Predicted 3D model of a 74-nucleotide RNA (transfer RNA) from a Clostridiaceae bacterium.
Its Rfam family is "tRNA". The family's RNA type in Rfam is transfer RNA. Rfam links the family to the GO term triplet codon-amino acid adaptor activity.
The sequence was found in a public genome assembly.

RNA sequence: GCACCCAUAGCCCAGUUGGAUAGAGCGUCAGAUUCCGAUUCUGAAGGUCACAGGUUCGAGCCCUGUUGGGUGCG
Numbered sequence: 001g002c003a004c005c006c007a008u009a010g011c012c013c014a015g016u017u018g019g020a021u022a023g024a025g026c027g028u029c030a031g032a033u034u035c036c037g038a039u040u041c042u043g044a045a046g047g048u049c050a051c052a053g054g055u056u057c058g059a060g061c062c063c064u065g066u067u068g069g070g071u072g073c074g
Stems, first nucleotide, its partner, number of pairs: 001073007010026002013023001019057001028044005050066005
């Protein structure tokens, strides 16, 4: 330099053929339980879906560019 893959919550990840309000587990916080903890149960907070454009009635999803990471080739 070229090709391909990945980027969604603090962490690891799902998200079907483009459609209804963006989710699970862990973690955090609060409550219940307990003499106090642990465990268990309930609830809550937490997101510019990497960034910028485009297509579309509608984009996490499709297209283009950029950034970062990975793999292969030279």